[in-house]
Context: one part of a larger RNA
RNA sequence: UUGGGCGUAAAGGGUCCGCAGGCGGUCCGUUAAGUCUUUCGUUAAAUCUUCGGGCUCAACCCGAAGGCUGCGGAGGAAACUGGCGGUCUAGAGGACGGGAGAGGCAAGCGGAAUUGCCGGUGUAGUAGUAAAAUGCGUUAAUAUCGGCAAGAACACCAAAGGCGAAGGCAGCUUGCUGGAACGUACCUGACGCUCAGGGACGAAAGCGUGGGGAGCGAAGCGGAUUAGAUACCCGCGUAGUCCACGCCCUAAACGAUGGAUGCUGGAUAUUGGGAGUAUCGACCCUCCCAGUGUCGCCGAAAAAAGCUAACGCGUUAAGCAUCCCGCCUGGGGAGUACGGCCGCAAGGCUAAAACUC
Numbered sequence: 001u002u003g004g005g006c007g008u009a010a011a012g013g014g015u016c017c018g019c020a021g022g023c024g025g026u027c028c029g030u031u032a033a034g035u036c037u038u039u040c041g042u043u044a045a046a047u048c049u050u051c052g053g054g055c056u057c058a059a060c061c062c063g064a065a066g067g068c069u070g071c072g073g074a075g076g077a078a079a080c081u082g083g084c085g086g087u088c089u090a091g092a093g094g095a096c097g098g099g100a101g102a103g104g105c106a107a108g109c110g111g112a113a114u115u116g117c118c119g120g121u122g123u124a125g126u127a128g129u130a131a132a133a134u135g136c137g138u139u140a141a142u143a144u145c146g147g148c149a150a151g152a153a154c155a156c157c158a159a160a161g162g163c164g165a166a167g168g169c170a171g172c173u174u175g176c177u178g179g180a181a182c183g184u185a186c187c188u189g190a191c192g193c194u195c196a197g198g199g200a201c202g203a204a205a206g207c208g209u210g211g212g213g214a215g216c217g218a219a220g221c222g223g224a225u226u227a228g229a230u231a232c233c234c235g236c237g238u239a240g241u242c243c244a245c246g247c248c249c250u251a252a253a254c255g256a257u258g259g260a261u262g263c264u265g266g267a268u269a270u271u272g273g274g275a276g277u278a279u280c281g282a283c284c285c286u287c288c289c290a291g292u293g294u295c296g297c298c299g300a301a302a303a304a305a306g307c308u309a310a311c312g313c314g315u316u317a318a319g320c321a322u323c324c325c326g327c328c329u330g331g332g333g334a335g336u337a338c339g340g341c342c343g344c345a346a347g348g349c350u351a352a353a354a355c356u357c
Base pairs, nucleotide, nucleotide: 004328005327006326007311008310012325014201015200016199017198021194022193023192025088027086028085029084030083031082033081034080035077036076037075038074039073040072041071042070048066049065050064051063052062053061054060091191092188093187094186095184096183097182103177104176105175106174107173108172109171110154114150115149116148117147118146119145120144121143125136126135162169163168206247207246208245209244210243211242215241216240220236221235222234223233258324259323260322261321262320263319266295267294268293269292270291271290272289273288274287275286276285306313307312330357331356332355339350340349341348342347
């Protein structure tokens, strides 16, 4: 390479945007590059096949014809792919309409709690644990009432709920702003799908500069436990956690399941939109579209088909297909060394071999 795979065995890129590339709806005309067909030439000799001949046969040898594969020329076909010209609206996009949402950014505001400080009441404990001790407390703690300040997070609502490409997003209000669903079928007329390289985003921790610091709390210190205890438990506590700007770019970044499109029984719950029925109106009820979940107990067994090694998946596919990308190829060595690129650093990305089982 042919081929086989990627939920859990090795294997889906963290996510999206997107150039090149690959792939591409409907009908008509044209072309004839791909494709198919006829014919000619070429495809050295030897080898191979067939026929004939020569060594007494055969192997072997000689002659003739043919074949193989590819290339080239000429004639022809036009279904499919491609090119060119035109057409359409079912893909895609736009317009208009009323709704949903912790989607994003910024500013402002709020209450509960916590801690500290000030003042009042009040007196000997409090805190903590399996039990204790360290700690705090007569310089008046804990408790309780009033006031002030600060920082961080937003109880109930809250849900199997919603939104976002992913990471992720939750007090309230306002401003700016992205996307999706539904309805109408008014416009464009294939404008599409995917995407190596590239770009952007990317939890937590970490880094730089400046700020902030209530609570929590790596490190550290102390008290216990223990044979020891560099731990688990307790008391303190620095960085950090928070904000602004700039880096880092990793993860069990998980649905361990790439994206797009079409097709293939259902039931049920729920979110958003719409239509119908009914009504004074709303609710209820029926149906359609889009999303998010479930299909368990009792029972012989169970969501049908299908798939799967099994577990399980099952219109949110891991079913049946097409297109494009990424990735895998025994374990260890190793996601390491070396080199390169990136980074302030920590390190990241790319990525072997010897050897060994």